[in-house]
Molecule: Bacterial RNase P class A
Organism: Clostridiaceae bacterium
């Protein structure tokens, strides 16, 4: 100085105006049948790395079968991490790439069932085309019989591969590299990896059905709890019946003041967290431990908008709705870090 890989941060700045949301404090008024609810002044505060998908994982509420089995579902190499996980870290093992990195539908095909279309002689009792040896046959070419699967063809995939011996001709028939598979022996926690040894060798597919391993109770903030007003509110049921938060079955439990359901209006739930930042220590690391410091929206017909004035990097994608951890997907500019290939230069 060019082209990349990885990682991280930022997402227009500042003032002055009027205008919403909320949470403290103070005042007093107004609405409503009650619960409760508004309005004033001050002071503090007010949308994202993705808030998007709604794909996983949980916290939390409620369900008193959150009880066994069975079906059913969900992971899928190995070890750690996390509250957990399909998430993340490291590491085997394969594909890519010059590399730095980046991807993976990564258990099992020898338990067993499917299927592999069309071409092909055959897709699992393989001979279309051809080799070879022997009869016919003047010969030759056809034909007959034995052999053969090394050469062509078809195909995505044809009895592991290449090469040399060997044979009539071939062929793991035999060697010698290589690959698969099967034992041994050292290494590692482990996934594996290294060597020997042995002719043990008929393809691929399990995001086909299937086997193994291991895990899973349901439903959800419109959960759920409370206040307050009107109910002579609906339905349903006699025990061998009925109900009990996904199916079935065994078993358990509740049931005559029993179950279960509607019903204007309101308040909690609603944000102090498995939180964030910094800083030291342990760890390759993901994270963990301890010190210190912060408090950053809680809306319900649904809050942060208009004006104006300056700056320059001229402004992408784009709005919370109980939260919290992940993935994934969109992203216009700016910046920093560490590596990587290529020119030059000293």
């Nucleotide at each position: 100085c060019a082209a990349g890989c990885a990682u991280a941060c930022u997402g227009a700045a500042u003032g002055a105006u009027c205008g919403c949301g909320a949470a403290u404090a103070c005042a007093a008024u107004c609405c409503g049948a009650a619960a409760g609810g508004a309005u004033g002044u001050a002071u503090u505060u007010g949308a994202g790395g993705a808030a998007a998908g709604u794909c996983c994982g949980g916290g939390c509420u409620c369900c008193g079968c959150a009880g066994g089995a069975c079906a059913g579902g969900g992971u899928g190499c190995u070890g750690g991490g996390u509250a957990a996980c399909a998430c993340c870290c490291a590491g085997u093992g394969g594909a890519g790439g010059c590399g730095a990195c980046u991807c993976c539908c990564a258990g099992g095909a020898a338990a067993g069932u499917g299927c592999a279309a069309c071409a092909g002689a055959a897709a699992a009792u393989a001979a279309c085309c051809g080799c070879u040896c022997a009869g016919u046959u003047c010969a030759a070419u056809a034909c007959u019989g034995a052999g053969c699967a090394a050469g062509g063809g078809u195909g995505a995939a044809a009895a592991g591969g290449u090469g040399a011996g060997g044979u009539a001709a071939g062929a793991g028939c035999u060697c010698a590299c290589c690959g698969g598979c099967a034992g041994c022996a050292u290494g590692g926690u482990g996934a594996c990896a290294u060597g020997c040894u042995g002719g043990c060798c008929g393809u691929g597919u399990a995001a086909a059905c299937c086997c193994c391993a291991c895990c899973c109770g349901g439903a959800g903030c419109a959960a759920c709890a409370c206040c307050g007003c009107a109910g002579u509110g609906g339905a349903a049921g006699a025990a061998c019946a009925a109900g009990c938060u996904g199916g079935u079955c065994c078993g358990g439990c509740u049931u005559a003041u029993u179950u279960c359901c509607c019903a204007a209006g309101g308040u909690g739930g609603c944000u102090a967290g498995a939180a964030c930042c910094a800083u030291a220590c342990a760890g390759u690391a993901a994270u963990g431990u301890a010190u210190g410091g912060u408090c950053a929206a809680g809306a319900u017909a649904g809050a942060u908008g208009a004006u104006c004035a300056u700056u320059c990097u001229c402004g992408a994608c784009a709005g919370a709705a109980c939260c919290c951890g992940g993935c994934u997907u969109a992203u216009a500019g700016g910046u920093a870090u560490g590596c990587u290939u290529g020119c030059a230069c000293a």